[in-house]
The prediction has a mean pLDDT of 84. A computed fold for a 518-nucleotide part of an RNA from an uncultured bacterium, annotated as small-subunit ribosomal RNA, 5' domain. It matches the Rfam family "Bacterial small subunit ribosomal RNA". Rfam links the family to the GO terms ribosome and structural constituent of ribosome.
Context: one part of a larger RNA
RNA sequence: GACGAACGCUGGCGGCGUGCUUAACACAUGCAAGUCGAACGAUGAAGAAAAGAACCGAAGCUUCGGCAGAAAUUCAUUUCGGAUUAGUGGCAGACGGGUGAGUAACGCGUGAGCAACCUACCUCUUACAAAGGGAUAGCCUCGGGAAACCGGGAUUAAUACCAUAUAACAUUGCGACGAAGCAUUUCGAUGCAAUCAAAGCUACCGCGGUAAGAGAUGGGCUCGCGUCCCAUUAACCGGAUGGUGAGGUAACGGCUCACCAUAGUGACGAUGGGUAACCGGCCUGAGAGGGUGAACGGUCCCACUGGAACUGAGACACGGCCCGGACUCCUACGGGAGGCAGCGUGGUGGAAUCUUGCACAAUGGAUGGAACUCUGAUGCAGCCACGCCGUGUGAGUGGUGCAGGAAUUCGUCUCCUAGAUCUCUGCUCUAUGAGAAGAAGAGGACUGUACCAUGGGAGACCGCUCCGGUUCAAUUGGCGUCAGCAGCCGCGGUAGUACUUCCGGAGCGAGCGUUGUC
Numbered sequence: 001g002a003c004g005a006a007c008g009c010u011g012g013c014g015g016c017g018u019g020c021u022u023a024a025c026a027c028a029u030g031c032a033a034g035u036c037g038a039a040c041g042a043u044g045a046a047g048a049a050a051a052g053a054a055c056c057g058a059a060g061c062u063u064c065g066g067c068a069g070a071a072a073u074u075c076a077u078u079u080c081g082g083a084u085u086a087g088u089g090g091c092a093g094a095c096g097g098g099u100g101a102g103u104a105a106c107g108c109g110u111g112a113g114c115a116a117c118c119u120a121c122c123u124c125u126u127a128c129a130a131a132g133g134g135a136u137a138g139c140c141u142c143g144g145g146a147a148a149c150c151g152g153g154a155u156u157a158a159u160a161c162c163a164u165a166u167a168a169c170a171u172u173g174c175g176a177c178g179a180a181g182c183a184u185u186u187c188g189a190u191g192c193a194a195u196c197a198a199a200g201c202u203a204c205c206g207c208g209g210u211a212a213g214a215g216a217u218g219g220g221c222u223c224g225c226g227u228c229c230c231a232u233u234a235a236c237c238g239g240a241u242g243g244u245g246a247g248g249u250a251a252c253g254g255c256u257c258a259c260c261a262u263a264g265u266g267a268c269g270a271u272g273g274g275u276a277a278c279c280g281g282c283c284u285g286a287g288a289g290g291g292u293g294a295a296c297g298g299u300c301c302c303a304c305u306g307g308a309a310c311u312g313a314g315a316c317a318c319g320g321c322c323c324g325g326a327c328u329c330c331u332a333c334g335g336g337a338g339g340c341a342g343c344g345u346g347g348u349g350g351a352a353u354c355u356u357g358c359a360c361a362a363u364g365g366a367u368g369g370a371a372c373u374c375u376g377a378u379g380c381a382g383c384c385a386c387g388c389c390g391u392g393u394g395a396g397u398g399g400u401g402c403a404g405g406a407a408u409u410c411g412u413c414u415c416c417u418a419g420a421u422c423u424c425u426g427c428u429c430u431a432u433g434a435g436a437a438g439a440a441g442a443g444g445a446c447u448g449u450a451c452c453a454u455g456g457g458a459g460a461c462c463g464c465u466c467c468g469g470u471u472c473a474a475u476u477g478g479c480g481u482c483a484g485c486a487g488c489c490g491c492g493g494u495a496g497u498a499c500u501u502c503c504g505g506a507g508c509g510a511g512c513g514u515u516g517u518c
Base pairs, nucleotide, nucleotide: 001518002517003516005515006514007513008512009511012391013390014389015388016387017386019383020349025347030343031342034091035090036089039088040087042085047080048079049078050077052075053074054073060067061066098302100300107227108226109225110224111223112222113221114220117219118218122215123214124213125212126211127210128209130164132162133161140153141152142151143150144149170195171194172193173192174191175190177188178187179186180185200207201206228274229273230272235265236264240262241261242260243259244258245257246256247255277299278298279297280296281292282291283290284289304325305324306323307322327338328337329336330335355381357380358379359378363377364375365374366373394424395423396422404415405414407412428460429456430455431454432453433452438446463508464507465506466505467504468489469488470487477500478499484491485490
């Protein structure tokens, strides 16, 4: 000098940031990933109309017994209408958000390569969409179970599923030609054969579907170099090193397997052990270097613990599935449910780290043709002097050097123009009024916020550490090698500038000191 700090004393305001560094400890409750009815069958609310039934019973008539039957109300039916949505289906849940356990590694950084690769949505180009089929959830019904949920029967739709047709600049096989290169080879044109497509919806505007070729974006793989400590770790290695062939993968490869060979690494530190996510950066330093990896940005890894795959363009998937394990919960004891290292919150651990807040208004994301919906991403607000920055606690005047405190050689000296006094100002404060920008046509959580005007009002806002030397700043009383101080040197045993205390002084200031770390 610095800090994601903590502790002690103290604490006015504002702006901008930061805030579990420990137990990757275990977690109550809430929310954090949905959306599309313009894919589908169902469902069929409000409302409208029609005719009908019930109830009520006005005007009118009356022989006072009744007759009559408008309007209103209710009910079910039919026709429109189309809200809602459990299910099938599509897209998205591989992004966004968190953590740093593991990892000393092509993990990361940097520079190259892929003639060894993939890429949904998006953009451009070309071509196409023919004709059919059988199911299944839902619904209905029967049954089992405490529940979670499950089983049988009947029945139905699709942009769900399936076989057929058509198709090449696609794929595969065979044949022959040209060009290029960087070795395996690559590219172009070309002949024959085989194989593989599709889906419709609509408000008729459009939105989608299939195949192929480009692009964009995102990824995968390979290599050079760099990347902590221990030699009181010296030898290590059996798919191990290479080859042939096969399998597997989007793709190369011992990635896997069969066979063959016996290699490969190592004092230029292998192997083993310890520690650790890496970087841009951050702190320090004149630099070289040293330390560090909070926040912000990039990459990687992980998601109770261990393992495995499914779906998919993409996962071996934080809020998906399956199995083993530990733990917690429910149970009718037969069986089930769960995973906050998302946002908050309670517990525990700890010196120590915040609200179970508001809003989708903005930015961004998912779905949808759109309106919208969802979004603890994000935007904001709340708490904390945790940090940085700004600002205030008044300004001027005022010598009768008052009172009071302290010292004193008792003369005086000092706190001290400091106070009082008088004259002002109005930052913060307070009351009232007015009131943005952030939003393209509408739409503002923040928010009646920022800012402004007027009135009131010096009223309500200063502490902390130090004063022997280092090191700015000294005396008095007390204590008497005691009590104590101390970063180092060292102070204290009766005249202590070093303990403690009053007064005074010095430094910094809403902070000041201490501790810890670099």